A computed fold for a 119-nucleotide RNA from Arsenicicoccus sp., annotated as SAM riboswitch aptamer (S box leader). The RNAcentral record of the sequence draws on Ribocentre. The coordinates come from a structure-prediction model, not an experiment, and the mean pLDDT is 83.
[in-house]
Formats: sequence, structure tokens, C1' cells
RNA sequence: CAUCCAUCACGACCGGCUGAGGGACAGGCCCGACGACGCCGGGGCAACCUCCCGCGGGGCAACCCGUGGGGAUGGUGCCACGUCCUGCGGGGGCCUCGCGGCCCACCGGAAGAUGGGUC
Repeated sequence: CAUCCAUCACGACCGGCUGAGGGACAGGCCCGACGACGCCGGGGCAACCUCCCGCGGGGCAACCCGUGGGGAUGGUGCCACGUCCUGCGGGGGCCUCGCGGCCCACCGGAAGAUGGGUC
């Protein structure tokens, strides 16, 4: 880099350095000299990998699959806004004679992020 699987409405901030952009992309809406973003240190959240216990199924077995509960030493991740919202297709509601407009914690997809597996 490619590909597969899972998750993405919860949660979690202080100090130092730096100094102008930042929230992937586009449009919007936000954050930012009352210092954002980033980097470093500390703290925290969470539970993907990982560890323990139960249940169901498969297997001769090692073990595997699904599911419920628990732990947090270690590897990651994360700590403005729902992945900040929308983007493509469909559904529902309201207004309109119609064209059309507006709304939605609706369904799926795309894209992205993170973890794990394979190459």
C1' cells in the first nucleotide's frame, strides 16, 4: 500500500512549548491571539488486542463460533461539537392546485476514523 472483519448517539482535561490556522474532502456550521491545531509531560476515559468466569453450538481433542458478566499489568486508541451536520439511494411527516419547499436520534450505501486478521 492492498484486502477482510468489527465498532463509531456513551465516556474522559490540566500544565509547559509554540504561534495561525483548525475540525479528512466539498458545502454549511463551528473552534481559534481570552492562544485553537500541533508537540512534550502528567492525568483520565474506554475495553479492540489481552486475562478470568458462565451459557449455547461445533469438534475425538487442542480448540473454534456465538452470547452474557467481570478485570485493567501490558500493546494500541481516544479525551470541542453524533464520524460536528449534509453529500448517494430509499422511507415517513408537514405545506402547496401544481412546480416545488421544509422537517426527521428513520433504513441502507459511500467516504472517513480506530482496532484486529491476512498478504
Taxonomically the source falls in Arsenicicoccus (Bacteria, Actinomycetota, Actinomycetes, Intrasporangiaceae). The model forms 91% of the base pairs in the Rfam consensus.